[in-house]
Context: one part of a larger RNA
RNA sequence: GAACGAACGCUGGCGGCACGCCUAACACAUGCAAGUCGAGCGAUAAGCACCCUUCGGGGUGUGGACAGCGGCGGACGGGGGAGUAUCGCGUGGGAACGUGCCCUUGGGUGGGGGAUAACCGCUGGAAACGGCGGCUAAUACCGCAUACGCCAUAUUGGGAAAGCCUCGGCCGCUGAUAGAUGAGCCCGCGCCGGAUUAGCUAGUUGGUGAGGUAAUGGCUCACCAAGGCAACGAUCUUUAGCUGGUUUGAGAGGAUGAUCAGCCACACUGGGACUGAGACACGGCCCAGACUCCUACGGGAGGCAGCAGUGGGGAAUAUUGGACAAUGGGGGCAACCCUGAUCCAGCCAUGCCGCGUGAGUGAAGAAGGCCUUCGGGUUGUAAAGCUCUUUCAGAUGAGAAGAUGAUGACGGUAUCAUCAGAAGAAGCACCGGCUAACUUCGUGCCAGCAGCCGCGGUAAUACGAAGGGUGCUAGCGUUGUUC
Repeated sequence: GAACGAACGCUGGCGGCACGCCUAACACAUGCAAGUCGAGCGAUAAGCACCCUUCGGGGUGUGGACAGCGGCGGACGGGGGAGUAUCGCGUGGGAACGUGCCCUUGGGUGGGGGAUAACCGCUGGAAACGGCGGCUAAUACCGCAUACGCCAUAUUGGGAAAGCCUCGGCCGCUGAUAGAUGAGCCCGCGCCGGAUUAGCUAGUUGGUGAGGUAAUGGCUCACCAAGGCAACGAUCUUUAGCUGGUUUGAGAGGAUGAUCAGCCACACUGGGACUGAGACACGGCCCAGACUCCUACGGGAGGCAGCAGUGGGGAAUAUUGGACAAUGGGGGCAACCCUGAUCCAGCCAUGCCGCGUGAGUGAAGAAGGCCUUCGGGUUGUAAAGCUCUUUCAGAUGAGAAGAUGAUGACGGUAUCAUCAGAAGAAGCACCGGCUAACUUCGUGCCAGCAGCCGCGGUAAUACGAAGGGUGCUAGCGUUGUUC
């Protein structure tokens, strides 16, 4: 000098664009953050219409709520970085492997069956939640038939499906094929410090066989062999998410990994599997633990490292806001529903950028202040005065684009026009040398200053104040960190 997710002190007019718990991966009240489909299915409340009525009500149609079965989605999106020195990341290759939805091609979609929730009855429990019996549907479940191609095999065997409908079709279903997308796996090279860590290793290294997986493989197991790694640093240990990037620097290099983007790992702590195309699953399940809460003491409930918000920690970091209008995502034929993703708004000089706080004229060089050699000098064209202007802020009126036909949270916002009036808008640090900028008073090795050298003990340009000056400016200094 540059930089910053900064903090602190003093000060503070406006706007645009960004940014905002770096500390306790500490604990969390409350609300919201993942639903959707009646064009899969049964059942059906209120309301409305009609009919019957013993006037209590009942039936039919329409309607559509809360639930239930079923489908798809809850593996995306969002979060923080604890762990990890690792094929984790980066880069370049590889073969032995899946891939819902989407797309290509050519086939099929026949005929049956048994259940079960909802519901009804009885019943347990304080609750959470159940138990028993009975009834019922399906694109839920299970056989049979069929099999171009498919899978095993070499005898031939095995295996599929689902319907809905306004009857026009639309959306589907099933096995196969090629793709796309997105995963899993293997390998070369690269990726912090410590030798005051020198030896480490028995599934260890390899082979055969088997199991397991979507798939290769000690991944697992049985047997066999005795290998494998290491001074080019094994093992142990400290620290740490990695990268694109960011920052500094002429570069080489150093430091760093906030925001944005890619990958990884994590979801109270530890373990486990289930379902599924995909998870060993943040707002799913089971077990154990710690903690918190409810309890009728028998037993139950919970997981903000989602968005807000609270306590705590800290030098320190925001609203319990609006909208799905746009972009995108999930469901649905659609209408539409959901979406704290997102788009916006609020707060903060936290940063960057822009603008303003007036312009011209004005010497009696006014008054006042300060200094003085008492003559004067300086503040200083500065002020006043005179002549103008109106950015921004303010008032009034008009008023978008963002939206392909409709739909605008932002928002009566941006912007435009008119009006009034210099009117509402300047501070901070420094002035001994380095380093731009000097005098007076006070103090008297005191009080104090200080980045280094060093100032202060009676004339201190170095302390404190004033006048003056220098620098930067809605900021200026200090502290911290990096180059």
RNAcentral holds the full RNA, with entries from ENA. The part of an RNA shown here (small-subunit ribosomal RNA, 5' domain) has 483 nucleotides and comes from an uncultured prokaryote. Rfam family: Bacterial small subunit ribosomal RNA.